[in-house]
Context: one part of a larger RNA
RNA sequence: AGCGCACGGAGGAUGCCUAGGCGCCAGGAGCCGACGAAGGACGUGGCGAACAACGAAAUGCCUCGGGGAGCCGUAAGCAGGCUACGAUCCGGGGAUGUCCGAAUGGGGGAACCCACGUGCCGUAAUAGGUACGUACACCCUGCUGAACACAUAGGCAGGGCUGAGGCAGACCAGGGGAACUGAAACAUCUAAGUACCCUGAGGAAGAGAAAACAACAGUGAUUCCGUCAGUAGCGGCGAGCGAACGCGGAUUAGCCCAAACCAGUGAGCGUGCUCACUGGGGUUGUGGGACACUCCGCAUGGAGUUACAAAGGGUUAGGCUAGGUGAAGCAGUCUGGAAAGGCUCACCAUAGGGGGUAACAGUCCUGUAGCCGAAAGUCUAACCUCUCCGGAGUGGAUCCCGAGUAGUGCGGGGCACGUGAAACCCCGUAUGAAUCCGGCAGGACCAUCUGCCAAGGCUAAAUACUCCCUGGCGACCGAUAGCGAAGCAGUACCGUGAGGGAAAGGUGAAAAGCACCCCGGGAGGGGAGUGAAAGAGAACCUGAAACCGUGCGCUU
Numbered sequence: 001a002g003c004g005c006a007c008g009g010a011g012g013a014u015g016c017c018u019a020g021g022c023g024c025c026a027g028g029a030g031c032c033g034a035c036g037a038a039g040g041a042c043g044u045g046g047c048g049a050a051c052a053a054c055g056a057a058a059u060g061c062c063u064c065g066g067g068g069a070g071c072c073g074u075a076a077g078c079a080g081g082c083u084a085c086g087a088u089c090c091g092g093g094g095a096u097g098u099c100c101g102a103a104u105g106g107g108g109g110a111a112c113c114c115a116c117g118u119g120c121c122g123u124a125a126u127a128g129g130u131a132c133g134u135a136c137a138c139c140c141u142g143c144u145g146a147a148c149a150c151a152u153a154g155g156c157a158g159g160g161c162u163g164a165g166g167c168a169g170a171c172c173a174g175g176g177g178a179a180c181u182g183a184a185a186c187a188u189c190u191a192a193g194u195a196c197c198c199u200g201a202g203g204a205a206g207a208g209a210a211a212a213c214a215a216c217a218g219u220g221a222u223u224c225c226g227u228c229a230g231u232a233g234c235g236g237c238g239a240g241c242g243a244a245c246g247c248g249g250a251u252u253a254g255c256c257c258a259a260a261c262c263a264g265u266g267a268g269c270g271u272g273c274u275c276a277c278u279g280g281g282g283u284u285g286u287g288g289g290a291c292a293c294u295c296c297g298c299a300u301g302g303a304g305u306u307a308c309a310a311a312g313g314g315u316u317a318g319g320c321u322a323g324g325u326g327a328a329g330c331a332g333u334c335u336g337g338a339a340a341g342g343c344u345c346a347c348c349a350u351a352g353g354g355g356g357u358a359a360c361a362g363u364c365c366u367g368u369a370g371c372c373g374a375a376a377g378u379c380u381a382a383c384c385u386c387u388c389c390g391g392a393g394u395g396g397a398u399c400c401c402g403a404g405u406a407g408u409g410c411g412g413g414g415c416a417c418g419u420g421a422a423a424c425c426c427c428g429u430a431u432g433a434a435u436c437c438g439g440c441a442g443g444a445c446c447a448u449c450u451g452c453c454a455a456g457g458c459u460a461a462a463u464a465c466u467c468c469c470u471g472g473c474g475a476c477c478g479a480u481a482g483c484g485a486a487g488c489a490g491u492a493c494c495g496u497g498a499g500g501g502a503a504a505g506g507u508g509a510a511a512a513g514c515a516c517c518c519c520g521g522g523a524g525g526g527g528a529g530u531g532a533a534a535g536a537g538a539a540c541c542u543g544a545a546a547c548c549g550u551g552c553g554c555u556u
Base pairs, nucleotide, nucleotide: 001555002554003553004552005551006550007549008548009547015541016506017505020477021476022474023473024472025471026470027469028468029466030465031166032165039100040099041098042055043054044053046078047077050074051073052059061094062093063092064091065090066089070082071081072080105114106113107112115134116133117132118131119130120129121128136163137162138160139159140158141157142156143155144154171202172200173199174198175197176196182189186236212219213218223250224249225248226247227246233241234240254458255457256456257402261280262279263278264277265276266275267274268273269272285436287401288400289399290398291395292394293393294392295391296390301389302388303387304386312385313384314383315382316381317380318379319378320377321376323372324371325370329345331344332343333342334341346363347362348352354366355365356364407431408430409429410428411427412426413425414424417443438453439452440451441450442449493500494499513540516527517526518525519524
């Protein structure tokens, strides 16, 4: 020195555990904000910091309920207090709520600086203090008021629970909009109207009551699902893209304007017309309405808060926001440090889900099944109160029926459809109709036939999603896993910044966390003591391997 065996050190794998995560289901909720949000800064405690809670009324205040013996957070300790005159704690409502932040009196390098007006306190007087107000835009009202006579623009004042900002990294609509990639290269094409950016909204959004489909038979707003169907088609007919009709389901709901005409008010000037506003009227495609005439009706009737007009109140019931009650072994004995385990006897069960207790507990604790419960707030439903309300027919002369619209040319986009025979929808540009003897569509176009009535608007449900709340579940993870984060983590740390981004769990049943003695400057160790165990001593469960030693054996 090597190998082997034994015993150690170091190290923190493995096993076991779970305080934290992950996924899903059901129900709820789906917004907050100038009444100052989200998010912060700085403070507040008798005793240093931090987290949490709170705001100069600061570890809390008032009130209404619950609850019933301890309490003054994490968090021990010292000191001092509170509490059956009901504290601490839990829930409903309210008060206070510094400064920054949309931040809004002006400024500003956020949490700071400097003001003005009015009232009050204060001063001999300045000063000082305090409460409220003072941003901008829009709307309404009033007063003023140019060029320019009236007027208008502009200005000023008052009023407005009007807007502004945040976010849930989700869902939705709209405005913009890639490339990698695929085509085995690449340009049309694809990826894809995806990613991403912007705007806007809601609890859903969007769409929506046929100028629709269909095909000689019919359907009857929209949305979503299944099928039709990888079909018909589109396509450097490459790669690929990819319907609809129909059928089966989910859910169902329909309405309001504009115009003609009538009435009122006002304005203009060419003084008998025009325009504007308000009210009535009217809303359709077997064309409808105006207009004229006729009939019925005006309430013992109908309808209603999500559209169709709109705002409350009350009662009842059921949820939610605290809770309460809740059966049955203080069983015996054995092992053990400890019984919930073994053995032997009992008992309850609408409760043998779960968790805890010194080991594995239906009957020890907490609970569980079942039953009960709200002063206050809130949600849902029904009812009452309340609120609102005319409807048909006949006639066919006249009038109305959404205009720079439809359509057309040119250039584009969307439709599964790449310009194609390319209809249909939308945009740009240039043109530009008709009013029922009218107009659009049925995939160029024409005829016949059929369907429908554009150029105004609203509309629940079925559908999408989950920051969040409650309850539950898991052939999900178990500390290099599971969220980045099981521990004070978006922290420490890195970066000028945008941004990046960790590591780190376990004594024991209980601190009973080693009084006292000895060695040592200490660290540490040896006794003693606690404990079942200290080879569980906080560098703390188990304690693998690499690595480092000591002893012995063998070899060289």
Large-subunit ribosomal RNA, domain I from Xylanibacillus composti, 556 nucleotides, folded computationally.
Taxonomically the source falls in Xylanibacillus (Bacteria, Bacillati, Bacilli, Paenibacillaceae).
The RNAcentral record of the full RNA draws on Rfam.
The coordinates come from a structure-prediction model, not an experiment, and the mean pLDDT is 86.